[in-house]
Context: one part of a larger RNA
C1' cells in the first nucleotide's frame, strides 16, 4: 500500500421491509444437460451459459455423417500450348460428372503482337468453420452509470510511500461550500446531442375544417383559423418570496407556471477486474493437413427421446366462457412489392386487378372496453394437448421435418411443496398492432400504442456497493 474480517462508523441501491403479479405443479413450444446414433456439426457455462451465437436447420444454409467423384483444384497470381467464348439439344447418370450433335467466330494494333475469356499442362502455390482467445488485433460482457481513477510541482519520510483525494456540511455525484502543506491539473460526474411535455414565428398539400356552398362521404370549390406536419425560436435558472444553515454550500415551504428543483425518457460506460467470451464474423502469430483436415455432388443429420434443468406460452374460468350488433390508437412497411372494391368458397384461401415508389393507395380488422342476450359452478358452452380424416398456400421438392384451414376427437389441469424472480407510475398487470429475418415458417426478438394499480413504517436483518477507521502469521 493494497486485499480480506461470521471488526467498527456513515451512505446508497426493488437489497431488505411494505405491496401487486409471476416461476417452481399441468399440457405445449424453445434453449440445455445427459442418453441414443453412421452422425444427432461447433461454441457458450454461478451471477455475467441455458428462446445465447441463430434478425427465421425441408434443399440450401451446414461447418456433421453416409456413399459417388476432383487433384494446382469451387478462388488469386505467375509460366508454357491451344482456342474465341457463351448459348440449345440429345444420351448414361441419383447428381455431381462423363459423351455426342448444332449454333456463333471477341477487343486493340504499329500486323511483329498485345488484351479480356476459356480449355489442357507444369510447378510455385491455392485452399482448411482444422489446433491454440493461455500467442494475439479487433469487438463484447461485468463490476457500473458505482463515483470513482491518476499526474505536475511542493512538503513530509533514510525509504516503500504520504500528503492533495483526510476533516466539517452538502449532493444523484471527488456535485458544491467551508476549512486544512499544500497550489493546481487531467480521464470520469453533469453539461453540449436525440426524444417527450408548453407556445410563438414560418409554410399549407396528400394534411385541417370554424365560416359559405356542396356532397352519401372534407367529396368538391373557397379558407389555413384549429388539428397535424417540420424547420427555427422562447421556456426552468433554485430565478422570485418565506423559513433553516455558518453571512456558505444547500435543504424545506410556497406563488407564479404546461413543466420545479437532475421534468419523464434515451444515446454517452473513467483507471482497471474477472489469462471472462469469441481463432465458427473479420484480421493474425505458431503448429498441423496437402490424391487429404482440401473440393464438388446425392441422401440422411443438426428435428432422435426413460429422463433432468432454464426461459416462455396456454389454462385451470363467471373480474369468466359463447354469441349478437356498435367504438376509439400509435409506430412501422409496400414494386420480383402492398394489393382495394367486386364474385367464389363454411373456412384457410381463389379468380381478378382499382389505386399506390405513397400524410394521397395498399397492409388495417385494432383487441381489450362499452352494449344485449345465453351458459349458473359441473372437469363444464372452462380448457385446448393429443388423434383420425378432408383441404389450403409457399416451393424444383414438404416422407423424415412447413405454416394454415374444417370436420371429428376431447387429455392433463380445479391455483401449485420446498424454494425462487421482476416491478416504486402511465411503472406493474393486462390488451392488441408493426418490423427486421424471410420463397414459406415467431408462443421467440425489437418496438409502438390502448386500459391502468397497490405500497413504500422505516434501515434491525439478507444481497451487492462507496468513504473513514481498526486488526492481521496474506500480498
Nucleotide at each position: 500500500u493494497g486485499a480480506c474480517g461470521g471488526g467498527g462508523g456513515c451512505c446508497c441501491g426493488c437489497a431488505c421491509a411494505a405491496g401487486c403479479g409471476g416461476u417452481g405443479g399441468a399440457g405445449u413450444a424453445u434453449g440445455u444437460g445427459g442418453u441414443u446414433u453412421a452422425a444427432u456439426u461447433c461454441g457458450a457455462a454461478g451471477c455475467a451459459a441455458c428462446g445465447c451465437g441463430a434478425a427465421g436447420a425441408a434443399c440450401c444454409u451446414u461447418a456433421c455423417c453416409u456413399g459417388g467423384c476432383c487433384u494446382u483444384g469451387a478462388c488469386a497470381u505467375c509460366c508454357c500450348g491451344g482456342g474465341a467464348u457463351c448459348c440449345u439439344a440429345c444420351c448414361a447418370g441419383a447428381g455431381a460428372u462423363g459423351g455426342u450433335a448444332g449454333u456463333u467466330u471477341c477487343u486493340c494494333u504499329u500486323c511483329g503482337g498485345a488484351g479480356a475469356c476459356u480449355c489442357g499442362g507444369u510447378g510455385a502455390c491455392a485452399g482448411a468453420u482444422g489446433c491454440u482467445g493461455c500467442a494475439u488485433g479487433g469487438c463484447u460482457g461485468u463490476c457500473g452509470u458505482c463515483a470513482g481513477c491518476u499526474c505536475g510541482u511542493g512538503u513530509u519520510g533514510u525509504g516503500a510511500a504520504a500528503u492533495g483525494u483526510u476533516c466539517g456540511g452538502u449532493u444523484a455525484a471527488g456535485u458544491c461550500c467551508g476549512g486544512c502543506a499544500a497550489c493546481g491539473a487531467g480521464c470520469g460526474c453533469a453539461a453540449c446531442c436525440c426524444u417527450u411535455g408548453u407556445u410563438c414565428u414560418c409554410a399549407g398539400u396528400u394534411g385541417c375544417u370554424a365560416c359559405c356552398a356542396u356532397u352519401a362521404a372534407g367529396u368538391u370549390g373557397g379558407g389555413c383559423a384549429c388539428u397535424c406536419u417540420g424547420a427555427g425560436g422562447a421556456g426552468a435558472c433554485u430565478g422570485c418570496c418565506g423559513g433553516u444553515g455558518a453571512u456558505a454550500a444547500g435543504c424545506c415551504g410556497g406563488a407564479g407556471g404546461a413543466a420545479g428543483g437532475c421534468u419523464g425518457g434515451g444515446a454517452u460506460g473513467a483507471c482497471g477486474u474477472c489469462a471472462a467470451g469469441u481463432c465458427c464474423u473479420c484480421a493474425u502469430g505458431g503448429c498441423u493437413c496437402u490424391u487429404a483436415c482440401g473440393g464438388c455432388c446425392a441422401g440422411g443429420g443438426c428435428u432422435a427421446c426413460a429422463c433432468a434443468c432454464g426461459u416462455a406460452c396456454u389454462a385451470c374460468a363467471a373480474u369468466g366462457g359463447c354469441a349478437g350488433a356498435a367504438a376509439c390508437a400509435a409506430a412501422c412497411g409496400g414494386a420480383u412489392g402492398c394489393g382495394a372494391g367486386a364474385c367464389c368458397g363454411c373456412g384457410a384461401g381463389g379468380u381478378g386487378g382499382a389505386g399506390c415508389g405513397g400524410a394521397u393507395c395498399c397492409g388495417u380488422a385494432a383487441a381489450a372496453c362499452a352494449c344485449u342476450g345465453u351458459c349458473u359452478c359441473a372437469g363444464u358452452u372452462c380448457g385446448g394437448a393429443u388423434u383420425g380424416g378432408a383441404g389450403u398456400c409457399u416451393g424444383c421438392a414438404a416422407u423424415u421435418c412447413g405454416a394454415c384451414u374444417c370436420c371429428a376427437u376431447g387429455a392433463a389441469g380445479u391455483c401449485g411443496g420446498a424454494a425462487u424472480c421482476g416491478c416504486u407510475a402511465g411503472u406493474a398487470a393486462u390488451c392488441g398492432c408493426a418490423g427486421a429475418u424471410c420463397a414459406g415458417c415467431a408462443a421467440g426478438c425489437u418496438g409502438c400504442g390502448g386500459u391502468g394499480a397497490a405500497u413504500a413504517c422505516g434501515u434491525u436483518c439478507c444481497c451487492g456497493g462507496g468513504c473513514c477507521u481498526u486488526g492481521u502469521a496474506c500480498a